RNA sequence: GCCGGGAUGGUGGAACUGGUAGACGCAGUGGACUCAAAAUCCACCGGUGGCAACACCUUGCGAGUUCGAUUCUCGCUCCCGGUA
Numbered sequence: 001g002c003c004g005g006g007a008u009g010g011u012g013g014a015a016c017u018g019g020u021a022g023a024c025g026c027a028g029u030g031g032a033c034u035c036a037a038a039a040u041c042c043a044c045c046g047g048u049g050g051c052a053a054c055a056c057c058u059u060g061c062g063a064g065u066u067c068g069a070u071u072c073u074c075g076c077u078c079c080c081g082g083u084a
Base pairs, nucleotide, nucleotide: 001083002082003081004080005079006078007077010026011025012024019067028044029043030042031041032040046057047056048055049054060076061075062074063073064072
């Protein structure tokens, strides 16, 4: 250089054909139970702004197609494998 695969909340990891982004875990926060703790159970848990209601943003980065993109197309960055 060429070919193939990959990048999704703090973390692991789903989302198969374009249709509510983040299922299910781990971690974390609050509570119940306990003399206290562990274990267990319940609730919450992406970011920014806002007192709140709510609004906006968010799938490596930037464009494009589309009413609508994690998903399709193009360029770029990084990681893994193969090959001369």